This is a predicted structure of a 72-nucleotide RNA (transfer RNA) from a Minisyncoccota bacterium.
The coordinates come from a structure-prediction model, not an experiment, and the mean pLDDT is 82.
Rfam family: tRNA. By type it is a transfer RNA.
């Protein structure tokens, strides 16, 4: 330099056009003599950035950024 892939909550990941979710983690409460486990609830997201298509974009298109793999 070329090709392919990945980027979504603190972490691991789902979501393939119509309101953004799960598990773990954190906090509070219940339970317990206390802790753990269990249960209930809450907080936490400019969906990597910019532009475009569309009535509507996490999702489709273009460019850029970061990371990984392959070729040279």
């Nucleotide at each position: 330099g070329c090709g392919c892939g990945u980027g979504u909550a603190g972490c691991u990941c789902a979501g393939u056009g119509g309101u953004a979710g799960a598990g773990c983690a954190u906090u509070a409460c219940u339970c317990u003599u206390a802790u753990a486990a269990a249960g209930u609830a809450a907080g936490g997201g400019u969906c990597g950035g910019a532009g475009g298509u569309c009535c509507g974009a996490u999702c489709c298109c273009u460019c850029c950024c970061a990371c990984g793999c392959g070729c040279a």